[in-house]
Context: one part of a larger RNA
RNA sequence: UGACGGGGGCCCGCACAAGCAGCGGAGCGUGUGGUUUAAUUCGACGCAACGCGAAGAACCUUACCCAGGUUGGACAUGUAGCUGCAAGCGCACAGAAAUGUGUGACCUUCGAGGGUGCUACACAGGUGCUGCAUGGCUGUCGUCAGCUCGUGUCGUGAGAUGUUGGGUUAAGUCCCGCAACGAGCGCAACCCUCGUCUUUAGUUGCCAGCAUUAAGUUGGGCACUCUAGAGAGACUGCCGGUGACAAACCGGAGGAAGGUGGGGAUGACGUCAAGUCAGCAUGCCCCUUACGCUCUGGGCGACACACGUACUACAAUGGUCGGGACAGAGGGCAGCGAACCUGCGAAGGCAAGCUAAUCCCAGCAAACUCGGCCUCAGUUCAGAUCGCAGGCUGCAACUCGCCUGCGUGAAGGAGGAAUCGCUAGUAAUCGCCGGUCAGAAUACGGCGGUGAUCCGUUCCCGGGCAUUGUACA
Numbered sequence: 001u002g003a004c005g006g007g008g009g010c011c012c013g014c015a016c017a018a019g020c021a022g023c024g025g026a027g028c029g030u031g032u033g034g035u036u037u038a039a040u041u042c043g044a045c046g047c048a049a050c051g052c053g054a055a056g057a058a059c060c061u062u063a064c065c066c067a068g069g070u071u072g073g074a075c076a077u078g079u080a081g082c083u084g085c086a087a088g089c090g091c092a093c094a095g096a097a098a099u100g101u102g103u104g105a106c107c108u109u110c111g112a113g114g115g116u117g118c119u120a121c122a123c124a125g126g127u128g129c130u131g132c133a134u135g136g137c138u139g140u141c142g143u144c145a146g147c148u149c150g151u152g153u154c155g156u157g158a159g160a161u162g163u164u165g166g167g168u169u170a171a172g173u174c175c176c177g178c179a180a181c182g183a184g185c186g187c188a189a190c191c192c193u194c195g196u197c198u199u200u201a202g203u204u205g206c207c208a209g210c211a212u213u214a215a216g217u218u219g220g221g222c223a224c225u226c227u228a229g230a231g232a233g234a235c236u237g238c239c240g241g242u243g244a245c246a247a248a249c250c251g252g253a254g255g256a257a258g259g260u261g262g263g264g265a266u267g268a269c270g271u272c273a274a275g276u277c278a279g280c281a282u283g284c285c286c287c288u289u290a291c292g293c294u295c296u297g298g299g300c301g302a303c304a305c306a307c308g309u310a311c312u313a314c315a316a317u318g319g320u321c322g323g324g325a326c327a328g329a330g331g332g333c334a335g336c337g338a339a340c341c342u343g344c345g346a347a348g349g350c351a352a353g354c355u356a357a358u359c360c361c362a363g364c365a366a367a368c369u370c371g372g373c374c375u376c377a378g379u380u381c382a383g384a385u386c387g388c389a390g391g392c393u394g395c396a397a398c399u400c401g402c403c404u405g406c407g408u409g410a411a412g413g414a415g416g417a418a419u420c421g422c423u424a425g426u427a428a429u430c431g432c433c434g435g436u437c438a439g440a441a442u443a444c445g446g447c448g449g450u451g452a453u454c455c456g457u458u459c460c461c462g463g464g465c466a467u468u469g470u471a472c473a
Base pairs, nucleotide, nucleotide: 001473002472003470004469005468007467009465010464011463012462013461015457016456019422020421022419026312027311029309030308031307032306033305034303035302042053043052064298065297068294069293070292073123077122078121079120080119081118082117084116085115089104090103091102092101093100094099125287126286128285130283134281135280136276137275138274139272141270146185147184148183149182150181151180152161153160154159165176166175167174191264192263193262194261196232197231198230199229200228201227202226205222206221207220210219211218235258238252239251240250241249242248314415318374319373320372321371322370323369324368330361331360332359335354336353340349341348342347381412386407387406388405389404390403391402392401428450429449430448431447432446433445434444
């Protein structure tokens, strides 16, 4: 000087407390461990691995296993030699395919060249090893308020000072003081978005008044909504109080908004030899008729069990049947697909429109609301499991897809110890969309609808500052 302390002090954080809803019990989805297996490819392991890489394993992917095949290679560049004229495409045969054999038409300026094949050589290739050789990228402490430098001064020196002290702040934020004076990376602001108003513009959007219709449908209009450009607006600016006359804090006015207005993006010096050689790149080592390449089938989907994380429930604040209402944000041409017809339905047929403020997904919603039934039961709760019959995608749904109809109707009576999330349009709850994608979400990322409880710092956990002790570096 740091680090540490079951040392003390000050401060902060859903850290606790106060609450709300969960997990832990059940069934099932998914990931992991274990076990099994020819293989169940590999990585990730406290927080910070475990719906993680994977924004989607039937084949492919695919790296694993079994079997078949191949060796200058599936792929790149070059040199030399040789051989034909093609390579490729079509057809036939063998085969599980890869591939092999045969054959047909079929480039050329007839010599070279291009292309192609064969042979040889330099080489290719490796998801083989090392993340403790590395780059790049990422997680984490932590959006925590810290981390440093120049000059000066002090100290023999390591170092100190500045950065400590008194206040204050979300903040090393600002003020005052001070052997310090300044500065840099961080904080804040500048960026995006939401909230108010003005203005410009008025189609594909809108409809107050006028006419019209089944319907903003049409005429008409651009007020309003909305869209998207430009601006205004918030700065402790104003008033009162407290304070050191400061910084600031408390209250108030006006205002759509008040003291960082809400949300996002943004992550200092560094820590963990943290993660990744399987995204990519890359040193060294290793394989080179194989640890490379290709293909059929299988596996990654196994199942006594254990854990994480989700979904659905255990019901009456409910279930079911019928009627009625209201979003936002997205996607669409190898696409979205209306209306109509068929079917109980998944879906099928025909087919309009739309490269989309126009058409479609989608009349988009669901919780909600109105009415009927159920009356506390393992039930008209719950839906696992299984049987049969179908639909869709795709070369192909046996291993191993999703969906529909009918039947079947398991556990489950609110979950022990323990434990997670959350302070406002938040938690909880309700549905909708998107990416990936032929097909395949209870995941992930977004979107809106309904909409709560709680206001303290003694303790637990983590962090910041100064201080103290130390047998630690």